Predicted 3D model of a 74-nucleotide RNA (transfer RNA) from a Candidatus Pacearchaeota archaeon. It matches the Rfam family "tRNA". The RNAcentral record of the sequence draws on ENA. Its mean pLDDT, the model's own confidence on a scale to 100, is 80.
RNA sequence: GGUCCCGUAGCUCAGUCCGGUAGAGUACCACGCUCUUAACGUGGGUGUCGCGGGUUCAAAUCCCGUCGGGACCA
Numbered sequence: 001g002g003u004c005c006c007g008u009a010g011c012u013c014a015g016u017c018c019g020g021u022a023g024a025g026u027a028c029c030a031c032g033c034u035c036u037u038a039a040c041g042u043g044g045g046u047g048u049c050g051c052g053g054g055u056u057c058a059a060a061u062c063c064c065g066u067c068g069g070g071a072c073c074a
Stems, first nucleotide, its partner, number of pairs: 001073007010026004020057001028044005050066005
């Protein structure tokens, strides 16, 4: 230098193929239970879907550029 993959909640990831309300587990917060803690139960998503732009009525998803990480080739 070229090709490909990954980037979404604090963490681990699904969703992308085929555009249509942003989700799961865990952690966290509140309340209940308990003498107290833990455990358990109920409720809460806490988010610039890496960033910028484009297409579209509508973009995590499609297109272009770009940043970071990884694999392979040279």